[in-house]
């Protein structure tokens, strides 16, 4: 220095303005937002990662079809979305331009309201160990 531990501390933003209607921050029309590591150079849509939701597992319950409480982590099913130009050694990352995209349960149909969640968590950072 590098590379284990072992505590701790951080880790997601966004609906103003109009219609339409009994009701809509949910529908229309304008509008806004963009977690985390990597990539020859700065990334929502280039390649993985996180949370929910399914899944599956043990436990209760049961009106025998389920429920409901804990638990797994790769099982990947839901997990999405980019193009054209320019600059350049190097950019689906940058600069100009069009375009698309956002889990689940509530509720007038939600990326932006609320609610699981004062929750996890990708991770990033401190400290301290005579552990290599």
């Nucleotide at each position: 220095a590098c590379g284990g531990g072992u505590u701790c501390u951080c880790a997601g933003g966004g609906c103003g303005g109009g219609g339409u209607g009994c009701a809509a921050u949910u529908c229309c029309c304008c509008a806004c937002c963009g977690g985390c590591g990597g990539u020859c150079a700065c990334a929502g849509c280039c390649c993985g990662c996180g949370a929910g939701c399914g899944c599956c597992c043990u436990u209760u319950c049961c009106u025998c079809g389920g429920a409901a409480a804990g638990g797994g982590g790769u099982c990947a099913g839901c997990a999405g979305a980019u193009c054209c130009g320019g600059u350049g050694a190097a950019a689906u990352u940058c600069c100009g331009g069009g375009g698309c995209c956002g889990a689940c349960g509530g509720u007038a149909u939600a990326g932006u309201c609320c609610g699981g969640a004062u929750g996890g968590a990708a991770g990033a950072g401190a400290a301290c160990c005579g552990c290599g």

FMN riboswitch aptamer (RFN element) from Paracoccus gahaiensis, 132 nucleotides, folded computationally. Its Rfam family is "FMN riboswitch aptamer (RFN element)". From the family's description: The RFN element is a highly conserved domain that is found frequently in the 5'-untranslated regions of prokaryotic mRNAs that encode for flavin mononucleotide (FMN) biosynthesis and transport proteins. Taxonomically the source falls in Paracoccus (Bacteria, Alphaproteobacteria, Rhodobacterales, Paracoccaceae). Its mean pLDDT, the model's own confidence on a scale to 100, is 78.